This is a predicted structure of a 95-nucleotide RNA (Glycine riboswitch aptamer) from a Spirochaetales bacterium. Model confidence (mean pLDDT): 77 of 100.

[in-house]
RNA sequence: ACGAGCCUCUGGAGAGAUUUUCUUAAAUGAAAACGCCGAAGGAGCAAGCUGGAAUAACCAGUGAAACUCUCAGGCAGAAGGACAGGGGAAGUUAC
Numbered sequence: 001a002c003g004a005g006c007c008u009c010u011g012g013a014g015a016g017a018u019u020u021u022c023u024u025a026a027a028u029g030a031a032a033a034c035g036c037c038g039a040a041g042g043a044g045c046a047a048g049c050u051g052g053a054a055u056a057a058c059c060a061g062u063g064a065a066a067c068u069c070u071c072a073g074g075c076a077g078a079a080g081g082a083c084a085g086g087g088g089a090a091g092u093u094a095c
Base pairs, nucleotide, nucleotide: 001092006088007087008086009085010084011083016034018033019032020031021030022029035075036074037073041071042069043068044067048062049061050060051059052058
């Protein structure tokens, strides 16, 4: 302390109610195929800075996201959902 977290309430996008098979009272659940989404999580990187080098080039490290990727997750509704707002508890757990 206007910080990081915790509890609760509220808001919260995107993309096939695709096809096939098994199952079910039931697009009830599961699997596969092709097509897609990015806002659980995860991964990657710019400038800059640091070091080596030494007018430097170049190499290495560090370095952010709502950018990029799509492993995971998701593609009617429900659930989930980054993030935001309201309320609360605690007192060092972040810096």

The sequence was found by an Rfam model in a public genome assembly.